[in-house]
């Protein structure tokens, strides 16, 4: 350097061009229990950065970051 891929809650990870972005796990609070674990209900918590296209973009296109694989160079 070059090509491919990935980038969503505190942490893993689904999934879509459409009206509130889901699930686990975390937090808080309730139930429950003799207590604590578990379990169960609520509730808090997000789509890397700029652009473009489009009525609408987290999803599509372009570039940029940051990573991961692979090839290349290695004085």
């Nucleotide at each position: 350097g070059c090509a491919c891929c990935a980038u969503u809650c505190g942490u893993a990870u689904a999934g879509u061009g459409g009206u509130u972005a889901g699930u686990a796990u975390g937090u808080u609070g309730g139930c429950u229990u003799c207590c604590c674990a578990a379990g169960c209900c609520a509730a808090c918590g997000a789509g890397c950065c700029g652009g473009g296209u489009u009525c609408a973009a987290u999803u599509c296109c372009c570039g940029g970051a940051u990573g991961g694989u692979g090839c290349a160079c290695c004085a």
Molecule: transfer RNA
Organism: Promethearchaeota archaeon